[in-house]
RNA sequence: CUCUUAUCCAGAGUGGCGGAGGGAUUCACACCCGACGAUGCCCGGCAACCUCUAUGUAUAUAGAAAGGUGCUAAUGUGAGCAGAAAAUUUCUGGACGAUAAGAC
Numbered sequence: 001c002u003c004u005u006a007u008c009c010a011g012a013g014u015g016g017c018g019g020a021g022g023g024a025u026u027c028a029c030a031c032c033c034g035a036c037g038a039u040g041c042c043c044g045g046c047a048a049c050c051u052c053u054a055u056g057u058a059u060a061u062a063g064a065a066a067g068g069u070g071c072u073a074a075u076g077u078g079a080g081c082a083g084a085a086a087a088u089u090u091c092u093g094g095a096c097g098a099u100a101a102g103a104c
Base pairs, nucleotide, nucleotide: 002103003102004101005100006099007098008097013043015042016041017040021033022032023031029078030077044072045071046070048069049068050067052063053062054061055060076096081093082092083091084090085089
């Protein structure tokens, strides 16, 4: 890299560095964050999966901790594909993406 499974409406700063763009994808549309300092890095924090404990036939549920990753604006910001609802909105399912665990 590829494949499988699960999850993605909650949570997380009056900090330091730095200095202009950024929000996966902009190919096309909205909307939003940003010199009252964004994105990014460090520190701090949160607690999704693995790890641990208890219950349990199993599926699973609850709790602790923060060891391995992860996350730390807004539903994965909304939407682009399909379907259903008497409606240009709502809902459902896909597609794509991210994360974790396992396999090759």